Source information
A computed fold for a 73-nucleotide RNA from a bacterium, annotated as transfer RNA. The coordinates come from a structure-prediction model, not an experiment, and the mean pLDDT is 80. Rfam family: tRNA. The family's RNA type in Rfam is transfer RNA. Rfam's curators write: Transfer RNA (tRNA) molecules are approximately 80 nucleotides in length.
[in-house]
RNA sequence: GCCCUGGUAGCUCAAUGGAUAGAGCAACAGCCUUCUAAGCUGUAGGUUACUGGUUCGAGUCCAGUCCAGGGCA
Numbered sequence: 001g002c003c004c005u006g007g008u009a010g011c012u013c014a015a016u017g018g019a020u021a022g023a024g025c026a027a028c029a030g031c032c033u034u035c036u037a038a039g040c041u042g043u044a045g046g047u048u049a050c051u052g053g054u055u056c057g058a059g060u061c062c063a064g065u066c067c068a069g070g071g072c073a
Base pairs, nucleotide, nucleotide: 001072002071003070004069005068006067007066010025011024012023013022018056027043028042029041030040031039049065050064051063052062053061
């Protein structure tokens, strides 16, 4: 330099172009318990890496940039 894969909540990951982006763990509150843990219920937490484009509608499709991993030279 070229090619491929990926970037979504604090962490690990979902989400066929369609509605309000969800789950588990973690956090917080409550219940339970003599207390803790476990269990149960609830709450909060998101610039979907960034910029632009396509579309009635983009996390998803296209282009570029950045970052991470891998391959070729």